[in-house]
């Protein structure tokens, strides 16, 4: 400076990402309501529902200064008396009914109806009225007859009527005077956009009046101009929702006349005309007073119409109209209806949407209050009267604002409460108590207002006795209220709700998918910050909090300020009306647009200053603002509108060029099928493999002729045309179109397009035709659990032609049309220019790549999804549902428009990481194959299921459970069962206290444990120690959770993978590295490289084994030398084997070919050993809620004379039956005797045992040697002889008898072993299925652990004899690594469709039933306007009576409309664990999917044509690189 002061976002779709997009919260607000709670005071507010019905009271009067009077009251005065009552008197104040005036149309109150000039805003009346009020001019003279009341008489229950007599006015009636009034007839002048108006002259005729009073005054009265008030009327513009309301209208639209009315009009009648509205939304239906306003919002805007204001409408439903200056009247009137009372049944009253109250209704909304003291109305000349209008009080935390419920000090951080990691500490907490101070507030006492101005009464002044000043007096419902002042004391006063996240602020115990909780997402299934209670904390507080409803957040209807290629969205395509938009130049014009004035937008309210109640709220006052309307002055750049003119945008002319463009005709050949005819001879056809079919009646096959339809091989291609649809042999007619040139013509003629209209594939319809081949429907064979499919064999409609219909598709580039502007490359059709055909430049098409931009990304980019312009379609969360109903089109089938109800919190687009595929590349493995030998069949051992059982204790249950925990169940072990027993306990520990004792030994019960006798009876430095009772405190649990846990394990897998740093790409999730091209047992390593480097894993380091060297020799060796009786047995020896340290060796290092390198081949050299040399330990991140709470250890849960301990006995060994593992075995490669050779690793003192004796044996006596390289336990298979001779065997040993031995307290249940007898399945094992690639496998024995002893045919080790085979990777199986797909992510053991059954829900249809409002036709038809007539009444004026037109309202008929209801029925949708099948997602196992037909329990399948939003191969083209 100058004008402001104003904008927040979160949580929910996934594993995770980013995007669309719906759902929900966090503010604010209410006429509110409910639940807890509650101390004052100010202000405001207070039936939102039943325009539901209403008991009682009051809400409208008032004037005696219009009248006649006089019923009550008062006063006065007269009578009578009973001395305080009667009666009289209109005489006075005053006054009941009545006649009269004025008022009642205002004020109050509702919001039912009403989509209208209602209302709002701007005009208009030249079409119009206005009482009281103002101002002005003129006037008021005669007269007459009634009538209410009053009496008086009748009728009636009452309300109320009738009749006779008699009376008055500012009631009424006539005569007069009149004009600037009103009508007619003649003019003049004059102004208006017109109809017409204004002024003004003659002339004619009509029409007024009231009077009162204390009387010099003042109210009234008439007539007539003005004026102000208030109204009426008529237009412009603005004011809902539905088109699933598309066509209304008959006085309806205009004219003429006439009624009529204040007034303009079809407002009314007659005639005459046809005419008027409407897509810019007529009608019709639903809703609903309208504004000023209120809330909300940054503002647009959206939603509101409670209190106040203004305006409407309305007064119990309807209809009428009278008085009136206004009225079709809220507390008048008539008349129908309905509904309430009363009643003597014959009649009558009534109208709270006024105040106040009452019932119902309902979640809900207050006194049957005080006063006219002020404010205002209404009479009134005035006192005054009225006033439920108003002012004021009650009620109620219904809102807003204010103020208190104390302040300061005070730590032993007291006690209780709670919590925890608990001898402690943390919170409650300066908070308490306690001291000091204070008194708003509260109790008590006292003073105590403002509102009051007016008018009244009374004094003075001025002047005319009256009206103006001024002055005393009097007037207060709130109200003895606010307010002030003294006394008293901390003294009278704090509650809700919350605490997963959103969102501020945690723990315990308690419940155990239970009660429950939730606003969205979600929480509870035994360790719940989420449900209930407790501490404790947060948040607002006299309140808090839920409910409801509005507005914000929501840019989530997008004017500000969206989108449509895949998320919801471009109409299948042109043509074209309306509309919308629209090139240069110039003139004019001024509708828009801008600027100035002017007028109006009521107040209130919002905003700003200033100001008043202590403050605030609230109010006063000024001001601003009311963003709009109208009018009026100027501008004249865009926009429009008019004129004139150009050529660039459109068209058109000339020329020529291209093309499966179209429509009709004729013609052609190959293939198929059929027909005749020939050769010819058993099969042909078909499929994964068959089989239906055809064939000896001659097929298939082949040759010839013949005919039929249909659709045209090569050319042929990201080619050409078309507006889509879509077009394809040649050719001939017609005939559209596009581009190129030339720049002659018109001269903006143009773009877009809502209705419209035309075209529009296939499939389908209907007529007639055609019918070769293919082929929905069928039908037959296979497949299959089924197969209403896939496959095969046949076949109808159809496909084909003509003329009609349908009108729809994945009608797709899922990209609407037209018009400009924005880098590059490069290929391609057709033109045209230069020029030789290289080459190039332009022009229109069709294609690829690529920048920038955009984009959620994916992608797209001159053929934009980029940047603008116009202009039309079309979207707003999933489902329900493109359904229903209703319509409008077809002949149908169906096609177009196109809801709701109710349900969920997500659907859904792209892209990322994984996982998975009956996708796809490469690679590896005893994974196949190629051998070997098992297993599945026998018996047996042992595990396991089941079954049994008092108990058969428990775990382990696909690979990864089952010879598994167990490396060793007779007792013990033992956890199970039965019985008996203990209860601080079987063990330890500390501390009291007691005791000398327990143990032992010995005696009863006993099954034991144990109970109970008896007996014997420590030590001591005297402190005590050890032992026992006893008391307490600490227990003990193989009891549950292995899904609360450590720890260890099992698998994938000894697979070769899994990750950081920095840096780079991506918005991101995430990638890159870790991909690629070799190579490797390996993510081993070369090379390449936006990546570079590292880590955890391979590998190596470790142990063992194969050589060798060197060092050391004892209990191992013994070659040489000696000794000696068999033996390294001695003495020696360090040579050798061997022991155990310690070095070497192997690295593709050489060499040759391949290869840049890494390497990789080679019967290659050396070598004990060759490409990791064999074996073993070594398991990356991580998965399986894998496994174990019974190995241990632990948290939470339980048991506590028991789920704890302790003892005998059983059991874990049970046996119709099934499964794993294994031994042994069925022979002769073999068994049986008999002979005879070699091992390595182990183990031993409560063992190993040499060697002798006995015994057939197992062993038993005896005896040595050995704590071990020393003693010891120790081979078999082999080898050699020799016998069986193929049999259930001399085979095989199982059951079973009988006799033993061991070991142990004890072998009945339930142990090995021995010996003699027995001598059973078994003759090599189906599907299937396992192990193993070399010192293996197959075979043959030894050893150990565990342990009294063993069920060991297992386990772990040792070491002997020792093979076969692998071409190779198609194929099971299981892993890696790229890549592709996905609707999986608890991740394919996934996901997920329909039918069917069951429950609930809402809803469509339906024979009907029931009801609403609205309109038509007919018939009746009150009140009352109006009009006709009027013999009766009245002098008359004019009425009463009849008649007539209209209508309210009933009644009747047919239709539409809308809503309830309806047996039955249709689908929809919702539910942890219901058939049935398996459509979809993967090449989802027939790729899916649209359309459209027919078929089937579904889900679907098949037939045409059509996308790709389908994998995989090949092939072809095009691009980019080099």
């Nucleotide at each position: 400076a100058c004008a402001a002061c104003g904008a927040a976002g979160a949580g929910u779709u996934u594993g995770a990402u980013c995007c669309u997009g719906g759902c929900u919260c966090a503010g604010g607000a209410u006429g509110a309501a409910c639940g807890c709670u509650a101390g004052c005071g100010g202000g405001a507010g207070g039936c939102c529902u039943a325009a539901c019905a209403c008991a009682u009271g009051c809400a409208a009067g008032u004037c005696g200064a219009g009248g006649g009077g006089u019923a009550a009251c008062a006063u006065u005065g007269u009578a009578g008396c009973u001395u305080g009552c009667u009666a009289c008197a209109g005489a006075u104040g005053a006054c009941g009914a009545c006649c009269g005036g004025c008022g009642c149309a205002c004020g109050g109150g509702u919001g039912a109806g009403u989509a209208a000039c209602g209302c709002g805003u701007a005009u208009g009346c030249a079409a119009c009225c206005u009482g009281c009020c103002u101002u002005u001019g003129a006037c008021a003279g005669g007269g007459g007859g009634a009538u209410a009341g009053c009496c008086c008489g009748g009728a009636g229950a009452a309300a109320u009527c009738c009749g006779g007599a008699u009376u008055a006015a500012u009631a009424u009636c006539c005569c007069a005077u009149g004009g600037u009034a009103u009508u007619u007839a003649c003019g003049a002048a004059u102004c208006g956009c017109a109809u017409g108006g204004u002024u003004u002259g003659u002339a004619a005729a009509u029409u007024a009046a009231a009077g009162a009073u204390u009387u010099u005054a003042u109210c009234g009265g008439u007539c007539a101009a003005a004026g102000a008030u208030g109204g009426g009327c008529a237009u412009g513009c603005g004011u809902g929702a539905c088109a699933u309301u598309a066509g209304c209208u008959a006085g309806u639209u205009g004219g003429u006349a006439a009624g009529g009315u204040a007034a303009c009009g079809g407002c009314u009648u007659a005639c005459c005309a046809a005419g008027g509205c409407u897509g810019c939304g007529a009608u019709g239906u639903c809703u609903a007073g309208g504004g000023g306003u209120u809330c909300u919002g940054a503002g647009a805007g959206g939603a509101u119409g409670a209190u106040c204001c203004c305006c409407c409408a309305c007064a119990c439903u309807g209809g009428u109209a009278c008085u009136g200056a206004g009225a079709c009247a809220c507390g008048g009137a008539c008349c129908a209806g309905a509904c309430u009372c009363c009643u003597a049944c014959g009649g009558g009253a009534g109208g709270c949407a006024g105040c106040a109250g009452u019932g119902a209704g309902g979640a809900a909304u207050a006194u049957u209050g005080g006063u006219c003291a002020a404010u205002g109305g209404g009479c009134g000349c005035a006192a005054g009267c009225c006033u439920g209008a108003a002012c004021c009080a009650g009620c109620c935390a219904u809102c807003c604002c204010g103020c208190g419920u104390g302040a300061a000090g005070g730590a032993a951080g007291a006690c209780u409460g709670c919590c925890c990691u608990a001898u402690g500490g943390g919170u409650u907490g300066u908070a308490a108590a306690c001291u000091u101070c204070u008194u708003u507030u509260c109790u008590g006492c006292a003073c105590c207002a403002a509102g009051a101005a007016u008018g009244g009464u009374u004094g003075c002044u001025a002047c005319g006795u009256g009206u103006a000043g001024c002055g005393a007096u009097u007037u207060g419902a709130c109200g003895g209220u606010a307010g002030u002042g003294c006394a008293g004391g901390a003294a009278u006063a704090a509650g809700c709700a919350u605490c997963g996240g959103c969102u501020a602020a945690c723990u315990c115990c308690g419940u155990g998918c239970c009660a429950g909780c939730a606003g969205c997402c979600g929480c509870g299934g035994u360790a719940a910050u989420a449900c209930g209670g407790a501490g404790g904390a947060u948040g607002c507080a006299a309140g808090c909090g839920u409910u409801a409803u509005c507005c914000g957040g929501a840019u989530u209807c997008a004017u500000u300020g969206g989108g449509u290629u895949u998320a919801a969205a471009g109409g299948g395509u042109a043509c074209g009306u309306a509309g919308g938009u629209g090139g240069c130049c110039a003139a004019u014009u001024a509708a828009g647009u801008c600027a100035g004035u002017g007028g109006u937008g009521a107040a209130a309210u919002c905003c700003u200053g200033c100001c008043g109640c202590u403050u605030a709220a609230c109010g006063g006052u000024a001001g601003a603002a009311c963003u709009g309307c109208c009018a009026u002055u100027g501008a004249a750049a865009c926009u429009g509108g008019u004129u004139g003119g150009c050529u660039u945008g459109a068209g058109u002319a000339c020329a020529g060029u291209u093309g499966a463009g179209g429509u009709a005709g004729g013609c052609g050949g190959a293939a198929u099928g059929u027909g005749u005819a020939g050769u010819g001879u058993a099969g042909c056809g078909g499929u994964g493999a068959a089989a239906u079919g055809c064939u000896u009646a001659g097929a298939u096959a082949u040759u010839a002729c013949a005919c039929a339809g249909a659709a045209c091989c090569c050319c042929g291609a990201u080619u050409g045309c078309g507006a889509a649809g879509g077009c394809a042999g040649c050719u001939u007619a017609c005939u559209a179109a596009a581009c190129u040139g030339u720049a002659a013509c018109u001269g903006a003629c143009a773009c877009u397009g809502a209705g419209g209209u035309a075209c529009g594939a296939a499939a389908g319809c209907g007529u007639g035709g055609g019918g070769a081949g293919c082929g929905a429907a069928c039908a037959g064979g296979a497949u299959u659990a089924g197969a209403u499919a896939c496959c095969c064999u046949g076949g109808u409609a159809g496909u084909c032609c003509a003329c009609g219909c349908u009108g729809u598709a994945a009608a797709c580039g899922a990209u609407g049309c037209u018009c400009a502007c924005u880098c590059g490359c490069u290929g391609u059709a057709u033109g045209c220019g230069a020029u030789a055909c290289a080459u190039u430049g332009u022009a229109u098409g069709c294609g690829g790549c690529c920048a920038a931009g955009c984009g959620a990304a994916a992608g797209u980019c001159u053929u934009a999804a980029g940047u603008g312009a116009g202009c039309c379609a079309c979207c707003u969360g999933g489902g329900g549902a493109g359904u229903a109903c209703g319509u409008u089109g077809g002949c149908a089938a169906c096609a177009g428009u196109g809801a709701a109800a109710c349900u969920c919190a997500a659907a859904g687009g792209a892209a990322u990481u994984g996982a998975c595929g009956g996708g796809g590349g490469c690679c590896c493995g005893c994974a196949c194959a190629a051998g070997c030998g098992g297993a599945g069949g026998a018996a047996c051992a042992u595990g396991u299921g089941g079954u049994u059982u008092a108990a058969u204790u428990c775990g382990a249950u696909g690979a990864u459970a089952c010879g598994c925990g167990a490396g060793g169940a007779a007792c013990c072990u033992u956890a199970c069962c039965u019985g008996g027993g203990c209860u601080u306990a079987a063990a330890u520990g500390c501390a009291g206290a007691u005791u000398g004792a327990c143990a032992g030994a010995u005696g009863u019960c006993g099954a034991a444990a144990g109970a109970u006798g008896u007996u014997u009876u420590u030590c001591u430095u005297c402190g005590g120690a050890c032992a026992g009772u006893u008391u307490g405190c600490a227990a003990g649990g193989u009891g549950c959770u292995g899904c609360a846990u450590g720890g260890u394990u099992g698998u994938c897998g000894u697979c070769a993978g899994c990750u950081c740093g920095u840096g780079c790409c991506g918005u991101g999730a995430g990638g890159u590295g870790u991909c690629g091209g070799g190579u490797u047992a390996a993510g081993u390593c070369c090379c390449a490289u936006a990546a570079c480097g590292a880590g955890c894993g391979c590998a190596a380091c470790c142990c063992u084994u194969a050589c060798c060297g060197u060092u050391a020799g004892u209990u191992a060796c013994c070659a040489u030398c000696a000794g000696u009786u068999a033996g390294g047995c001695u003495g020696g020896g360090g040579a050798c084997u061997c022991u155990a340290g310690c070095g070497g060796g192997a690295c593709u290092g050489c060499c040759a070919c391949c290869g840049u390198a890494a390497g990789g081949u080679g019967a290659g050299a050396g070598g004990a050993a060759g490409g990791u040399g064999g074996g073993g330990a070594u398991g990356a991140c991580g998965u399986c809620a894998a496994a174990u709470c019974a190995g241990c250890a632990c948290g939470g849960c339980c048991c506590u004379u028991a789920u704890g301990u302790c003892c005998a006995g059983g059991g874990c060994u049970a046996c119709a039956c099934a499964c794993g593992u294994g031994u042994u075995a069925c022979a002769a490669u073999g068994g049986c005797c008999a002979g005879u050779a070699c091992a390595a690793a182990g183990g031993g003192c409560a063992g190993c045992u040499a060697c002798c004796u006995g015994g057939u044996g197992a062993c038993a006596g005896g005896a040595u040697g050995c704590u071990a390289a020393u003693c010891u336990c120790u081979a078999a298979a082999g080898c050699u002889g020799g016998u069986c001779u193929c049999a259930g065997u001399u085979c095989g040993g199982a059951u079973c008898g009988a006799a033993g031995u061991c070991u142990g307290c004890a072998a009945c249940c339930c142990g090995a072993c021995u010996u003699c007898g027995u001598g059973a399945a078994g003759c090599u094992g189906g599907a299937u299925u396992c192990g193993c690639u070399a010192g293996u496998a197959a075979u043959c024995g030894c050893g150990c652990a565990u342990c009294a002893g063993c069920c060991a045919u297992g386990g772990c080790g040792c070491g002997g004899u020792g093979a076969a085979u692998a071409c190779g990777u198609u194929c099971c199986c299981g892993g890696g690594c790229c890549u592709u797909g996905u609707a999986c992510a608890c991740a394919c053991c996934g996901c997920c469709c329909g039918u069917c059954a069951a429950a609930c829900c809402a809803u469509g249809g339906a024979a009907g039933c029931u009801g609403g409002g609205g309109g038509u036709a007919c018939c009746u038809g009150a009140a009352g306007u109006c009009u006709g007539u009027g013999a009766c009444c009245g002098c008359a004026a004019g009425g009463a009576g009849c008649g007539g037109c209209c209508u309210a309202g009933g009644g009747u008929a047919a239709a539409a409309c809308u809503a309830g209801u309806g047996a039955c029925u249709g689908g929809g949708g919702u539910u942890a664990a219901g058939u049935c099948g398996u459509a979809a997602c993967a090449a989802g196992g027939u790729a899916g999917c649209c359309g459209u037909a027919c078929c089937g329990g579904a889900a679907g399948g098949u037939g045409u044509g059509g996308c790709u939003g389908g994998a995989a191969c090949a092939c072809c083209u095009c691009c980019u690189u080099u």
Predicted 3D model of a 1522-nucleotide RNA (small-subunit ribosomal RNA) from Sunxiuqinia elliptica. Its Rfam family is "Bacterial small subunit ribosomal RNA". The coordinates come from a structure-prediction model, not an experiment, and the mean pLDDT is 82.